[in-house]
The prediction has a mean pLDDT of 87. Large-subunit ribosomal RNA, domain IV from Aureibaculum marinum, 334 nucleotides, folded computationally. It matches the Rfam family "Bacterial large subunit ribosomal RNA". Gene Ontology terms of the family: ribosome and structural constituent of ribosome. The source organism's lineage runs through Bacteria, Bacteroidota, Flavobacteriia, Flavobacteriaceae and Aureibaculum. It was read from a public genome assembly.
Context: one part of a larger RNA
RNA sequence: UCAUGGCUAAGGAACUAGGCAAAAUAGACUCGUAACUUCGGGAGAAGAGUCGCCCUGUAGUGUAAAGCUACAGGGCCGCAGAGAAACGAUCCAGGCGACUGUUUAUCAAAAACACAGGGCUAUGCUAAAUCGAAAGAUGAUGUAUAUGGCCUGACACCUGCCCGGUGCUGGAAGGUUAAGUGGAGUUGUUAUCUUCGGAGAAGCAAUGAAAUGAAGCCCCAGUAAACGGCGGCCGUAACUAUAACGGUCCUAAGGUAGCGAAAUUCCUUGUCGGGUAAGUUCCGACCUGCACGAAUGGUGCAACGAUCUGGAUACUGUCUCAGCCAUGAGCUCG
Numbered sequence: 001u002c003a004u005g006g007c008u009a010a011g012g013a014a015c016u017a018g019g020c021a022a023a024a025u026a027g028a029c030u031c032g033u034a035a036c037u038u039c040g041g042g043a044g045a046a047g048a049g050u051c052g053c054c055c056u057g058u059a060g061u062g063u064a065a066a067g068c069u070a071c072a073g074g075g076c077c078g079c080a081g082a083g084a085a086a087c088g089a090u091c092c093a094g095g096c097g098a099c100u101g102u103u104u105a106u107c108a109a110a111a112a113c114a115c116a117g118g119g120c121u122a123u124g125c126u127a128a129a130u131c132g133a134a135a136g137a138u139g140a141u142g143u144a145u146a147u148g149g150c151c152u153g154a155c156a157c158c159u160g161c162c163c164g165g166u167g168c169u170g171g172a173a174g175g176u177u178a179a180g181u182g183g184a185g186u187u188g189u190u191a192u193c194u195u196c197g198g199a200g201a202a203g204c205a206a207u208g209a210a211a212u213g214a215a216g217c218c219c220c221a222g223u224a225a226a227c228g229g230c231g232g233c234c235g236u237a238a239c240u241a242u243a244a245c246g247g248u249c250c251u252a253a254g255g256u257a258g259c260g261a262a263a264u265u266c267c268u269u270g271u272c273g274g275g276u277a278a279g280u281u282c283c284g285a286c287c288u289g290c291a292c293g294a295a296u297g298g299u300g301c302a303a304c305g306a307u308c309u310g311g312a313u314a315c316u317g318u319c320u321c322a323g324c325c326a327u328g329a330g331c332u333c334g
Base pairs, nucleotide, nucleotide: 001329002328003327004326005325006324007323008322010320011319014318019315027051028050029049030048031047036041038154052076053075054074055073056072057071058070059069060068061067077081089313090312091311092310093309094308095307096305097304101113102112117152118151119150120149121148122147123146129138130137131136155300156299157298158297160230161229162228165227166226167223168222169221170220171219174218175217176216180212181211185207186206187205188204189203192199193198231249232248233247234246235245258292259289270286271285272284273283274282
C1' cells in the first nucleotide's frame, strides 16, 4: 500500500450519474391499520406494546397421572430476557408492462418475448397448411365449440373518416394475349412443255396469312382489427385579442373521441403552479402536437415488478476527514 472483516467523537447523503456500498428493520403474541379497489385485495400497510427466571392458584385438553396450552396473583436478577445465530426497512408520487412465466449458455432479465382475452382470414375432410423426387407422413386416430396463418394483448370505456394507390375476394360484356388448331399463299426440287428467255403438274421438303384460342393484365365492383392515408391560403365580432362564421384551392378522405413539452416537443431549462434556502430532473396544469391518436390499438386502471424516475422517514465512514484494530498478501531474511 492492497484485500477481507471490526469499531468510531460531532454532523447525517453535505458523497455520487445514482444512498452504489454499508448501516438500519427482523421472531412470537396483543392492539391497531389509510388512500384506492376489479370488493378478492391493499395488509406483515403504517404505528404501538409485551417477552427472561422463581413461587402460588384457576381453567382447558388428557379416563387418570404426566405433559401441553391459556389466564390471574406475587417475587428475583442483569447494561441488555425473540439476551447468540438464523431473521421484512418503510412510506408518497409517476412512466412502462395487466398478472405468474420466458429470454441474449459466456458483458443486456427489460418497457423485449409469451400470456388468458379480442379480431381478421383460410379450411367440408383424400381439409387447408407443412415435409418429401415419390410412396408416404404430420395436421389427427382430430372434423368448423376443429385445425393452420396474421395482428392485438387482463379488465373498464371505446375503436372515427378514406377503397384513389397496393394487396385480396368476386365478376365476366368488351380490349390485349401463348402453345395448339388452321391452312390462304410463297419458296426449293423436277417429270414434262418450250419461242431456249423461260414456264412448270404430282410428290417430297421449307415457310406460313386470315380465322380459332385459357388464365393473366386492362376493365367493373367489394374489402381497412388488409398494406396504408387522414390539407393549404385569405377575411371576419362595438377596446384589443381571438374567430363560432364566410370565401377560395386541392384531395380518396382531410385526424373524430381521448391524450398531449409525453419512453413522442426541435426551438426548450416553453409558461404557470407544487416540492427545495437554491430543482436542465420530478409532480399538476396550459396547448403554440417541429413530428400523439384509436387492435402498427387510444385513454384509464386495483394487484403485481431483482423494472425505470422523483420525493420522504429511519439509518449509517457514502461524505465533512479521517483514525484505530484483526487476518492475509505485499516487503526483508532464510